[in-house]
Small-subunit ribosomal RNA, 3' major domain from a metagenome, 478 nucleotides, folded computationally. The prediction has a mean pLDDT of 82.
Context: one part of a larger RNA
RNA sequence: UGACGGGGGCCCGCACAAGCGGUGGAGCAUGUGGUUUAAUUCGACGCAACGCGAAGAACCUUACCUGGGCUUGACAUGCUAGUGGUAAGAACCCGAAAGGGGGAUGACCUUGGGGUAACUCAAGGAGCUAGCACAGGUGCUGCAUGGCUGUCGUCAGCUCGUGCCGUGAGGUGUUGGGUUAAGUCCCGCAACGAGCGCAACCCUUACCCUCUGUUGCCCGCGAGGGAUCUCUGAGGAAACUGCCAGCGACAAGCUGGAGGAAGGUGGGGAUGACGUCAAGUCAUCAUGGCCCUUAUGUCCAGGGCUACACACGUGCUACAAUGGCUACUACAGAGGGCAGCGAGACCGCGAGGUGGAGCCAAUCCCUAAAAGUAGUCUCAGUUGGGAUCGGAGUCUGCAACUCGACUCCGUGAACGUGGAAUCGCUAGUAAUCGCGGAUCAGCUAUGCCGCGGUGAAUACGUUCCCGGGCCUUGUACA
Repeated sequence: UGACGGGGGCCCGCACAAGCGGUGGAGCAUGUGGUUUAAUUCGACGCAACGCGAAGAACCUUACCUGGGCUUGACAUGCUAGUGGUAAGAACCCGAAAGGGGGAUGACCUUGGGGUAACUCAAGGAGCUAGCACAGGUGCUGCAUGGCUGUCGUCAGCUCGUGCCGUGAGGUGUUGGGUUAAGUCCCGCAACGAGCGCAACCCUUACCCUCUGUUGCCCGCGAGGGAUCUCUGAGGAAACUGCCAGCGACAAGCUGGAGGAAGGUGGGGAUGACGUCAAGUCAUCAUGGCCCUUAUGUCCAGGGCUACACACGUGCUACAAUGGCUACUACAGAGGGCAGCGAGACCGCGAGGUGGAGCCAAUCCCUAAAAGUAGUCUCAGUUGGGAUCGGAGUCUGCAACUCGACUCCGUGAACGUGGAAUCGCUAGUAAUCGCGGAUCAGCUAUGCCGCGGUGAAUACGUUCCCGGGCCUUGUACA
């Protein structure tokens, strides 16, 4: 100087408390451990691994296994030699394919010579063959690395120049008194200044004004007309403790009030200082070293990554009446669409099919919002719950056996609110309800990322648990 303390002081954070809803019990989905396996590819392991890399494992992906092939190679560059019936390549044969054989037919470009031309000759190129350099490796090392990322933590800190103090390590500044979300600001002070962080500048949302009016808006049956409003997207204005009162040190600021759509950082986002964890990643990529080179490379078929006594994490659906079922009915936002979205109509109980209007989309389509209202059920393993299994189908796709989703009929399991323990959340939040998108042929999406609808309760307080900041103290630690 740090780090640590079941030392002290001050202060924060859904950290506790006060509340609301969960997890832990059940069934299923998914990830992981373990076990099994020819293989169940690899990585991630307290917080900060475990719906994580994976925003799509039937083949492909694929890195794994079994078997069958290839060897200058699936891909790149260069050198040497050869090559016109050359390169390419049909039938046919072996084969699961890959591959191997086979060889009908049979070229292209440049230069030069001959020929009127058709064409022909020579040299070279391309291609091919043989060989050599090399390719290739998701093989190892993240404890050799770059880059990127997580975490402490959006915590308020981390430093520098000069000066001063100290033999020196170092200190001071950055401590102190107040204040703040903040090393934020004020005052004081052997310090005076400065940098990276904080804040602001950026995006979005909330009010208003001006402009802009088509596909949108308003009037109209329509043709058409209009520019108020909703809205689209440009510009502007608006919030600054600016005003008032009190407190405060005449300060910074705090408390209350007025006006206002909004008030003290208005809400949300992007933004992550010096560093820590030899944190994570050699399997995104790049890369040193090491290793393989008829195989640890590469191609193919099939299988596996989907196994299952069990254990854990994360979720979904429930256990019902604030509910289930049936019927009726209103109001969103944000997205996506040309190898695409696909209307009306018809067929089918349905998944879906036929068909194709319109739309490169403020125009057309996906598109039906769900919660709501009425009727019924009357507390039961039920009209709750839907697992599991049988049958029949639909769709995608070369192909749904291993191993897809969905539909219909039948079947109807556990489950009656979950021990110890444990998680999230402070407002348009939790809870609840549906909608969309990426990936994607299809989908094991209940995941992830967004969008809106309905819409709470509680916070006395900081003693305690956890994490953090500043000062101080002890130390046999560095």